A computed fold for a 75-nucleotide RNA from Synechocystis sp. CACIAM 05, annotated as transfer RNA.
The coordinates come from a structure-prediction model, not an experiment, and the mean pLDDT is 80.
Rfam family: tRNA. By type it is a transfer RNA.
[in-house]
RNA sequence: GCCGAAGUAGCUCAGUGGUAGAGUAGCUGAUUCGUAAUCAGUUGGCCGUGGGUUCAAAUCCCAUCUUCGGCUUCA
Numbered sequence: 001g002c003c004g005a006a007g008u009a010g011c012u013c014a015g016u017g018g019u020a021g022a023g024u025a026g027c028u029g030a031u032u033c034g035u036a037a038u039c040a041g042u043u044g045g046c047c048g049u050g051g052g053u054u055c056a057a058a059u060c061c062c063a064u065c066u067u068c069g070g071c072u073u074c075a
Base pairs, nucleotide, nucleotide: 001071002070003069004068005067006066007065010024011023012022013021018055026042027041028040029039030038048064049063050062051061052060
């Protein structure tokens, strides 16, 4: 330098055009002598960034940033 993959909640991941979800973690309550476990409830992200298309974009297009993998070693 070229190609590809990934970026979504504190963490691990779903969601392939129509109001963003699960598990886990956190908080509150129940249960217990107490802790853990279990059960119920609850908080938390406008989706890496900037544009474009569309009535409507996490999703499609362009640019860009970061991480990982592969290829290249030339002027």